């Protein structure tokens, strides 16, 4: 002096998921989802079978959070790729460079848009620092 590892703070990251009060319980604020009129959109999938011109049975579904879609290779399984999304520390924004992710899960046959109105969430997880151009803030010198 370098790497690596752990532990704790502080202060940063995905993310709506923060803060306050309360003996506890829980409520309040914030931030975020869903459902829900009129206009406007859309205009109801397949089918051998029964019935007969519109019914039944079978089957396929369909919708919601989120970037996370699609498309390819594999007998499988692991994979390449990609819509699209994140990080590189003063905020915010352009441009190269570099990297990472590209999941999961809920509703239960059911929801377009949507004012009034109704209902839910406020979890969980980590540790990154490149290089410049504007604009704004700080700080410190004169």
């Nucleotide at each position: 002096c370098a790497a690596c590892c752990u532990a704790a703070a502080u202060c940063g990251c995905u993310g709506a998921a923060u803060u306050c009060a309360u003996u506890a319980u829980u409520g309040a604020a914030u931030c975020g989802g869903g459902g829900g009129a009129a206009c406007c959109a859309c205009c109801u999938g397949u089918u051998a079978u029964u019935a007969u011109c519109u019914a039944a049975a079978a089957c396929u579904g369909g919708g919601g959070u989120g970037a996370a879609u699609c498309c390819u290779u594999u007998c499988a399984a692991a994979g390449g790729g990609u819509a699209g999304g994140g990080u590189g520390a003063c905020u915010c924004u352009g441009a190269c460079c570099a990297u990472c992710c590209g999941a999961a899960u809920c509703c239960g046959a059911c929801a377009g848009c949507u004012a009034a109105c109704c209902c839910c969430g406020u979890a969980a997880g980590c540790g990154u620092u490149g290089u410049u151009g504007g604009a704004g803030a700080a700080a410190g010198a004169a």
c-di-AMP riboswitch aptamer (ydaO/yuaA leader) from Psychrobacillus faecigallinarum, 142 nucleotides, folded computationally. Its mean pLDDT, the model's own confidence on a scale to 100, is 78. The sequence was found by an Rfam model in a public genome assembly.